A computed fold for a 351-nucleotide part of an RNA from an uncultured bacterium, annotated as small-subunit ribosomal RNA, central domain.
Context: one part of a larger RNA
Order: sequence, then structure tokens, then C1' cells
RNA sequence: UUGAGCGUAAAGGGCGUGUACGCGGCUUCUUCAGUUCAUGCCUGGAAGCCCUCGGCUUAACCGAGGAGAUGCGUAUGAUACGGGCGAACUACAUUUCGGAAGAGGGGGGUGGAAUUCCAGGUGUAGCGGUGAAAUGCGUAGAUAUCUGGAGGAACACCGGUGCGGAAGGCGACCCCCUGUCCCGACACUGACGCUGAGACGCGAAAGCGUGGGUAGCAAACAGGAUUAGAUACCCUGGUAGUCCACGCCGUAACCGAUGGGCACUAGGUGUCUGGGGUAUUGACCCCCUGGGUGCCGCAGCUAACGCAUUAAGUGCCCCGCCUGGGGAGUACGAUCGCAAGGUUAAAACUC
Repeated sequence: UUGAGCGUAAAGGGCGUGUACGCGGCUUCUUCAGUUCAUGCCUGGAAGCCCUCGGCUUAACCGAGGAGAUGCGUAUGAUACGGGCGAACUACAUUUCGGAAGAGGGGGGUGGAAUUCCAGGUGUAGCGGUGAAAUGCGUAGAUAUCUGGAGGAACACCGGUGCGGAAGGCGACCCCCUGUCCCGACACUGACGCUGAGACGCGAAAGCGUGGGUAGCAAACAGGAUUAGAUACCCUGGUAGUCCACGCCGUAACCGAUGGGCACUAGGUGUCUGGGGUAUUGACCCCCUGGGUGCCGCAGCUAACGCAUUAAGUGCCCCGCCUGGGGAGUACGAUCGCAAGGUUAAAACUC
């Protein structure tokens, strides 16, 4: 130097936008000669290897001559590949027009069920809770039940390996603003593309700051039980918090434990959502063709499990990452943060 990997063994960045870099469709002209090839020349020490001859009685060993020497340099020539300049193309990728679905995002408004609380009516001795109890609540009238009111939070059924979103995540209804994807059709631009170190943005829950809000739930805490003990599991309470606004934090089993893009490689069967066709009064059905999402399964792959056109198959391009266990995602340093802490990230020693 070459040879290996990342679903579960160590290993895919939480996700995106995008800079540099890397890589890049088809045709043609020209240029360079990186690449590849041809030829000539220079060089490629000696020894060694190979061939021939010779010297020690042979051999090993040694001597002489020859051959060979992938290579490097240089000159000339060729130009498929590659680079540069120019021109053209439409299959990548945009744009336009017409459609379609959706818990995609932000703001405003509205609604009903339920819990709790308050007031009033009826009504009387219990209620509540558990394995069983007790703490607790209740004759100052609870629980139950009816009427009225207040307030906060969440939206039953529909609801579905259903939908949409890059991920986190998203579910009552209406209105306003707004993003992406998909289908169809000719048309437009004409490689404008892919990836993406840094950078920037987003990022559940918990937590933090300021100000609100607080129905239910509930860390901490208190009490009752249980127990040898019980700083728990169970019960009665209960504060932060959970909710809103603004600003931080930047983590996770942020999981498909599976980075992104493109192309290719048997099928079968659901479902969501477009387009076309046949039939029909219409709908259902049937056929063809896209996009998404499941299940089963061939080849192939895999240590096995399994994956299998949504690949973990076959290839190419780019990024990230791994290299025995512990020490340790720690110390130190740097950097970010109000803090909590985050990011980056060792070694001694030890097995």
C1' cells in the first nucleotide's frame, strides 16, 4: 500500500436549506494531451535472476561474455475516454395551464360531552377507597338527584398496518393567511442536475427566564396502609409542572435501531389518491395507466433472523460513521448556555 464494514454484532449525522469540494445526460466543431497506445532516443550502477563458455577432481562457490530489465525522462504521432471554448438537442431538472386529496403549518372565532367548584331545590346517614383497611369527606346536611352559573383543559363516535408532513410531530367545527406533493395536457427554458465538510434553520418530553392562567392530572412533600424495614408499589391529599405569550435549552430507543440521489432486476394480494377506457339510466363491477402505503413471495443477498421494485438484490455518485471490554461519552482544553447542562474529545491504568 492492497484486502473489511455500518437493520439486530462496533458503526447512518434527529431532520432540512444550502456554500466550497466531489461527481455529472445526448449530438457536434475545435483545442489540450490528463488518460491510453505506437515508434525512436537517453537512462535504467555493480552484484543477483536467465543463457553460453570457463576455474577449483565435482557441487555449492567463483570468473568472463551475452540476454533481460515492468520503470522514469524526452521527441514525434494517434485521440476512444477525460478537461477547456463554441454550437445544437430533450429523455434529467424547472416553468406555465387545468384538476384532485389531505389531523401539513400559522392566526381568529364557535360548539357539545365530561370532571371540578359555586348558588339553589329534593333528601338522610353515610360517602369514598382497598386484597382487606385506614387516613380523608359528612348532621355546620355530605354522597345521590334536579336546576342555574363559573372556569380551565382535552376534543368520544367517525378512526382505519387511513391521510398529509423533511424530521420532531399533526385529530371537534367554521373563517382568513400559507407550504409541499400528486395527476393530465400541449406548451416554455435547455443540463439549469445529484450530493453536501463548514454554515444557517427546524427540532418530542423534561427543564430555565419574564408575565399570565390553573378544571383535571400530578414529580417534590404530608398523611394512611403494606412490610423485618418500605425514603416504594396501593390509598387520601397536594405544590412545581402540565395550558397561553415571548425568549432560552438542543437532548431522546429523535427507530424502519436501515443517509440522500439515479438506473436496472419474477410475481400475487389489500388499501389511499389521480387519469383514461368498456358497459350502464346511474352506481357498483371490470380493464389499462400514474403516485403513496401495507402484507405475502421468486431470483439474489444475509452469520442467521430475515430483506426481497418501499431491497438488506445488481451497479454508479456524494456525505456521515466504526476498529476489543472497562476507564468514558469521562478528564483537560475550546466553545455554546441564565442555569441545568450541551457539543467536540483523550490518556494512564486494567481485563

Model confidence (mean pLDDT): 87 of 100. The RNAcentral record of the full RNA draws on ENA and SILVA.